RNA sequence: GGGUCCAUAGUUUCAAUGGUAAAACAUCGGUCUCCAAAACCGCAGUUCCCCGUUCGAGUCGGGGUGGACCCG
Repeated sequence: GGGUCCAUAGUUUCAAUGGUAAAACAUCGGUCUCCAAAACCGCAGUUCCCCGUUCGAGUCGGGGUGGACCCG
């Protein structure tokens, strides 16, 4: 220098061909307990950045950033 793949909640990951973004664990609040843990109930929280296409983008297109791998 060239190529392929990846980026979604604090973490690990769904969302399959565009139509309100979700689960588990964790955090927080509550119940229980003398206290704590465990268990159970509940809340909050997210699409790497910019631009474009579209009535509508996590998803499609372009560029960028970061990461993994391959070639030279």